[in-house]
Context: one part of a larger RNA
């Protein structure tokens, strides 16, 4: 751009795509069968293994500066307490988030239709016989369907619903994230929790500084202290302001 008026949602489904896996153990039953020796079909359950998908509540990771401890050195005049730098100096922890070694689920249940090879029935040709020649009925993890997802550029452009010429609806602009390469997607723009801040709570880390107290001192206590990025919630305190365009 197109689908012959613009829009906004809800759809059908012609087509395509993904998935279809399988082992062991136990019941039937030590039955059938078999002289024993061994041992079922059928049918039912339990459990795993790959595979597949989603998610972080658990169990792990991982978390470049959250928390602590610690070396060297340099800086803030010293003390004391800090910054910088040294692979993230090193080391021990470690929230969302991403994640697997983790958790659930999945190939189910029910089961159509046509068949393969193979098993029949009726049956002549060919007075028998024959699953075939006409006609009939089974029969496979295969095939069409059933499941899941996409999907009207399906130019055969499809249905429905509802708004618009008294402006429907769309973009620009700005705060954004569960989203992201840009773009696009989703929330939010004061009639507002959309980010940030601030508080409170979850959660880390481990008990700060200064100063009581105890002890010669180390050190202990007052103290679950102190500090905190993403987490949940509250608060309009800052910033989404005024607008402007296409229809």
């Nucleotide at each position: 751009c197109g689908c012959a008026g613009g829009a906004a949602a809800u759809u059908u489904g012609a087509g395509g795509a993904g998935a279809u896996c399988u082992g062991a153990c136990a019941c039937u039953a030590g039955u059938a069968c078999g002289a024993g020796a061994g041992g079922a079909c059928c049918g039912u359950g339990u459990u795993g293994g790959a595979c597949g998908a989603a998610c972080c509540g658990c169990u792990g990771g991982u978390u470049c500066a959250u928390c602590g401890g610690u070396u060297g050195u340099u800086c803030c005049g010293c003390c004391a307490g800090g910054g910088g730098c040294a692979u993230u100096g090193c080391c021990g922890a470690g929230u969302a988030g991403c994640u697997a070694c983790g958790u659930u689920c999945g190939g189910a249940u029910a089961u159509g239709g046509a068949u393969a090879a193979g098993u029949g029935c009726u049956g002549a040709a060919a007075g028998c016989a024959u699953c075939u020649a006409a006609g009939c009925a089974c029969g496979a993890a295969g095939c069409c369907g059933a499941c899941u997802u996409c999907a009207a550029g399906a130019u055969u452009a499809g249905a429905u619903u509802u708004c618009c010429a008294u402006g429907a609806g769309g973009g620009a602009g700005g705060u954004u994230a569960a989203a992201g390469a840009c773009u696009a997607u989703g929330a939010c723009c004061u009639u507002g929790a959309u980010a940030g801040g601030c508080u409170g709570c979850a959660g880390g880390u481990g008990u700060a500084a200064a100063g009581g107290u105890a002890g010669a001192a180390a050190u202990a206590u007052c103290a679950a202290a102190g500090c905190c990025g993403a987490g949940c919630a509250g608060u309009a305190c800052u910033a989404a302001u005024a607008u402007c365009c296409c229809g």
Large-subunit ribosomal RNA, domain VI from a bioreactor metagenome, 247 nucleotides, folded computationally. Its Rfam family is "Bacterial large subunit ribosomal RNA". Gene Ontology terms of the family: structural constituent of ribosome and ribosome. Its mean pLDDT, the model's own confidence on a scale to 100, is 86.